Model confidence (mean pLDDT): 84 of 100. A computed fold for a 1395-nucleotide RNA from an uncultured bacterium, annotated as small-subunit ribosomal RNA.

[in-house]
RNA sequence: AGAGUUUGAUCCUGGCUCAGGAUGAACGCUGGCGGCGUGCCUAACACAUGCAAGUCGAACGGAACUUUUACGGAUUGAGACUUCGGUUGAUUGAGGUUUAAGUUUAGUGGCGGACGGGUGAGUAACGCGUGAGUAACCUGCCUUUCACAGGGGGAUAACGUUUGGAAACGAACGCUAAUACCGCAUGACAUAGCGAGACCGCAUGAUCUUGCUAUCAAAGAUUUUAUCGGUGAAAGAUGGACUCGCGUCCGAUUAGGUAGUUGGUGAGGUAACGGCCCACCAAGCCGACGAUCGGUAGCCGGACUGAGAGGUUGAACGGCCACAUUGGGACUGAGACACGGCCCAGACUCCUACGGGAGGCAGCAGUGGGGAAUAUUGCACAAUGGGCGCAAGCCUGAUGCAGCAACGCCGCGUGAGGGAAGACGGUUUUCGGAUUGUAAACCUCUGUCUUUGGUGACGAAGAAGUGACGGUAGCCAAGGAGGAAGCCACGGCUAACUACGUGCCAGCAGCCGCGGUAAUACGUAGGGGGCAAGCGUUAUCCGGAUUUACUGGGUGUAAAGGGAGCGUAGACGGUGAAGCAAGUCUGAAGUGAAAGCCCGGGGCUCAACCCCGGGACUGCUUUGGAAACUGUUUUACUAGAGUGCAGGAGAGGUAAGCGGAACUCCUAGUGUAGCGGUGAAAUGCGUAGAUAUUAGGAGGAACACCAGUGGCGAAGGCGGCUUACUGGACGAUAACUGACGCUGAGGCUCGAAAGCGUGGGGAGCAAACAGGAUUAGAUACCCUGGUAGUCCACGCCGUAAACGAUGAAUACUAGGUGUCGGGUCCCACAGGGAUUCGGUGCCGCAGCAAACGCAAUAAGUAUUCCACCUGGGGAGUACGUUCGCAAGAAUGAAACUCAAAGGAAUUGACGGGGACCCGCACAAGCGGUGGAGCAUGUGGUUUAAUUCGAAGCAACGCGAAGAACCUUACCAAGUCUUGACAUCCCGAUGACCAUCUAUGUAAUGUAGACUCUCUUCGGAGCAUUGGUGACAGGUGGUGCAUGGUUGUCGUCAGCUCGUGUCGUGAGAUGUUGGGUUAAGUCCCGCAACGAGCGCAACCCCUAUCGUCCGUUACUAACAGGUGAUGCUGAGGACUCAGACGAGACCGCCGGGGACAACUCGGAGGAAGGUGGGGACGACGUCAAAUCAUCAUGCCCCUUACGACCUGGGCUACACACGUGCUACAAUGGGUACAACAAAGGGAUGCGAAAUCGCAAGAUGGAGCGAAACCCAGAAAAGUACUCUCAGUUCAGAUUGUGGGCUGCAACCCGCCCACAUGAAGUUGGAGUUGCUAGUAAUCGCGGAUCAGCAUGCCGCGGUGAAUACGUUCCCGGGCCUUGCACACACCGCCCGUCA
Repeated sequence: AGAGUUUGAUCCUGGCUCAGGAUGAACGCUGGCGGCGUGCCUAACACAUGCAAGUCGAACGGAACUUUUACGGAUUGAGACUUCGGUUGAUUGAGGUUUAAGUUUAGUGGCGGACGGGUGAGUAACGCGUGAGUAACCUGCCUUUCACAGGGGGAUAACGUUUGGAAACGAACGCUAAUACCGCAUGACAUAGCGAGACCGCAUGAUCUUGCUAUCAAAGAUUUUAUCGGUGAAAGAUGGACUCGCGUCCGAUUAGGUAGUUGGUGAGGUAACGGCCCACCAAGCCGACGAUCGGUAGCCGGACUGAGAGGUUGAACGGCCACAUUGGGACUGAGACACGGCCCAGACUCCUACGGGAGGCAGCAGUGGGGAAUAUUGCACAAUGGGCGCAAGCCUGAUGCAGCAACGCCGCGUGAGGGAAGACGGUUUUCGGAUUGUAAACCUCUGUCUUUGGUGACGAAGAAGUGACGGUAGCCAAGGAGGAAGCCACGGCUAACUACGUGCCAGCAGCCGCGGUAAUACGUAGGGGGCAAGCGUUAUCCGGAUUUACUGGGUGUAAAGGGAGCGUAGACGGUGAAGCAAGUCUGAAGUGAAAGCCCGGGGCUCAACCCCGGGACUGCUUUGGAAACUGUUUUACUAGAGUGCAGGAGAGGUAAGCGGAACUCCUAGUGUAGCGGUGAAAUGCGUAGAUAUUAGGAGGAACACCAGUGGCGAAGGCGGCUUACUGGACGAUAACUGACGCUGAGGCUCGAAAGCGUGGGGAGCAAACAGGAUUAGAUACCCUGGUAGUCCACGCCGUAAACGAUGAAUACUAGGUGUCGGGUCCCACAGGGAUUCGGUGCCGCAGCAAACGCAAUAAGUAUUCCACCUGGGGAGUACGUUCGCAAGAAUGAAACUCAAAGGAAUUGACGGGGACCCGCACAAGCGGUGGAGCAUGUGGUUUAAUUCGAAGCAACGCGAAGAACCUUACCAAGUCUUGACAUCCCGAUGACCAUCUAUGUAAUGUAGACUCUCUUCGGAGCAUUGGUGACAGGUGGUGCAUGGUUGUCGUCAGCUCGUGUCGUGAGAUGUUGGGUUAAGUCCCGCAACGAGCGCAACCCCUAUCGUCCGUUACUAACAGGUGAUGCUGAGGACUCAGACGAGACCGCCGGGGACAACUCGGAGGAAGGUGGGGACGACGUCAAAUCAUCAUGCCCCUUACGACCUGGGCUACACACGUGCUACAAUGGGUACAACAAAGGGAUGCGAAAUCGCAAGAUGGAGCGAAACCCAGAAAAGUACUCUCAGUUCAGAUUGUGGGCUGCAACCCGCCCACAUGAAGUUGGAGUUGCUAGUAAUCGCGGAUCAGCAUGCCGCGGUGAAUACGUUCCCGGGCCUUGCACACACCGCCCGUCA
């Protein structure tokens, strides 16, 4: 930094999509370690349980316990005595009272629960940010200073007794203490009131000094000498409160809002100002610079992205705000209207004895629920910090740590070196190999992480003691390559390719798009690519997107100029001078928290992370200065603008009047059968007299000619003439005003046609409607009628392709040429020339533009203002609102859907567009076909099979130049399985093949006879046979995988290239133009100059002549001979044959043309303008035909889809079509006689004469490998006779009988002959086809294939016409041009309805 995607291609406009970065993420696959961070985005949903705010006994009276002092003595009872009943009693010492000390503590009291922690529901607000202000304020604890603490009083919890209640919790009575509470005294730099003076402030007022009056304080504790407290006051610090400037999302389909509302006076209230609250008074206040209303949202430092400007965002960390189950309220207090306080109300949950009570995780864990989704009911107060306390200390889910999670960032590892038989395996292959790949194995090493053992911190400040983390980090040692790689993608964008499977299926896909049998796009594998403990996907944001354009876009045709004018607010604004300093520029000061960012250092082994310093924070405020520009004030000017005086032009507007032509109607006359209308008709009018024509009259509407890219108007628009009223522009003059201007959101006015309302009018025209035609239909086009309407007056509507598809204004920027209106100057008879101002056109330079084009009337260069646009469709639709009588107009979305829609230009193709030209294309002719019978091919049907292919022209007598078997590919039945055919290997044999014999069959068989070569004697070659497996084989599929070959447009004249030039480009030019030609053939011209493939020529045949040659051809002369004949000798003249040449070139003459190309005519010539014919087929089109000629990729079959064989079929037959043959007759048929060819073929052949047969043919076998012999008689024509217009003496189908030929074999299924039979058919509908001269037509002959089989095909000659005015039309083609929304290219594209 760009890329893909609209097109056949191009340029542009324009949307969609991608590559980048990011995340509190989630999901899929995978997962070794560590560090640092982060972790309910959803239900401000509900919460079990535990903990999260207490502390002070150095404020107080008690209570309990322990120790202790003293009293007291329940109890125990040694010993002694004893009358055995008991006595005495050392000892034990409970409970109680009490002294002193200590510990713990419910309560009173103090301080703290207003911090810390959570959440983002609400809030569009002085809530937040930033900067100011408070002369309108408060501030516990803390710091400093000054002063003080004298002396009293009365209560009350606790406690005791009684008592209520299930409980929570009370009630009554009776004691008691204080640093709890309350008077009194003292007291000011306090407060209030009344004064005096000084000074400051814009002001209300503040500060200082001073006088008088009134009011108000206090608390002690501890210990033994100090400390901690208490009260009043003044300051500071900290924290808060209030006010203000500026900034802070979307919607106008929310335009008006507001009654305590705005202000005043007074009172109240507050720490304090204030309608904060109240009484009274006034009627204000806010709003297009967006009030009010609705929606959404905590704000910021920052974060992400971006080159920046911006855009998005507000998790974590930090500041502020708000909230604490929902709503309301106050109390206490320095501070709250209070998360773990109170009261009330609501919802919910729990307890209950039903009377009544209790609760609030948006604190930390945790549970349920919701959700794609988010962690432990952990440890510790060791550190940091907080509360209380003199302190020890206590509390602290703040915090420090640990646990879970690849959620993110950063770091490390999964080994390193050597190692080619380039192993095995995998994949692929053209089978040779290639690749995986030094990769592995193997050898040598190392030990980070992991494992085990040992040692072992910093964090602790402050001498000692004190560590949750933690036996953690780190260090040392040991051991072993061992435990540690996946994910995505590989058609283009975008780095990376092959095989197989699948076959528009399964699937992929971010966009374009892949997949219908050879998929680099689906799935799998191999390989290579990318990233890596992660990789992909999804979601969201920015970027790319200059695709909302401030930086940095546009509006003639792509989306986009309002229909036009006037004008309000607003924005912008001419020249000179002076002042001010709001904007602007500049210096200084304050602030812009920290963290973050950038730079430089430093600490963890590095990094992430952390620490230090600097920069930056583009902003706001205050203040000094400058005065060019903008602004503002003053003053002056005249070039902008306007006024005045006197002119000419005009369909400018409004009203009234007048005119002629035309039309229709009415009356009358003339007149008679039609008129009218159309492509052609009909409806209609007319014998009741139309149309036509003459005269008179009535009516309404519109104004021919002039008339003109002429005029006027803001636009819409304005057209006979006259008059009245009236608007604007223009030229000239330079007297006046002195910036008065330009634009213009809202607003107002005007605004074609159609339409609406009321009242007139109504000739013509004419929606609707009726009828007639057209048509498949025709609710249309055409015709005949015809109503609203069109016209007038008044009122509405307010839209048009209201267009120059081009908003208004000003200035500047080459020219040329028309035209309208005016002025000046010059020459002048008419008139002309020069110049200038204003309009209106054309051409054109620079410049602009995607191009087309615009170009002083800009779409150029600049400035100002307004309007409008942001992909196509949905849609100018819906809803809402405003306007309207209605019709409707204005404003104006979304869901959903597509990857385009579009502009300009290019090349083609196409057009029932145009110009030119050609062709048997039409026309002019001749003959056919379509009707009949038959032949042949095809379709269809049938069948066991009727093998397959060919399908408009360009398939259909085509492949097939010849299906009885074979062919043959099809069907039935029967057989073979390394095979009918090829190569390799092994074994056997010495033959095999061929021929002959026998047997059997349809085929494959069996048994005999005959039967190898070379040799160094080892063997080798060759052949056959048997076997194994590689393989053979396939007329099986795909002609849409192919080669080759062919058809066709079309023998049409075209198709291209190099260089140059033009164009941003596709492309153009050349190749177009003027002529000419069969021709892109040639000439001329030309930004083109040349060249290639085509055309033509060169090749072959043919038409004329010459030269040479001369047998088998020929025979003029000479000779011989025959019944006759080149029959013979001979000849080289002629014909002919074969070579080689000549000839024709617009060469000659004349006309035309441009003096060209060429063309017309003529001469000569066998032939005249490419002489006639053939071969020859440009670039390409039709996915044209052929896998069944052949070759061939891939797929398929392999005891069969291969091979062999017999028989059948390809020959079927209600039918349809194509191509032909024969006819329908007299230009003929029959019979007889009797002429004239060319080109071919012939040895498995052609086959003569002769004989036989009616004939087909047979016998025969001369001659001939052929200018010799044979096929072979040419036929039509000609001569003569006959038939006489009929289903015939036409025609010959069909059938019967008998024969002939070929062949192994003519039944299915050949050809021919004879006799007999004698069908349809009497010239063929619509339509369609061939042919322009030796042609059509007609007549026969030959050949290929072939045993036999032709009406087909390919050739040959004989006889031998008619017509072409011409290019309007049909078909096909060529060139130029035009339109185009087509490009698969009109057999296109596309619209509507229905399903």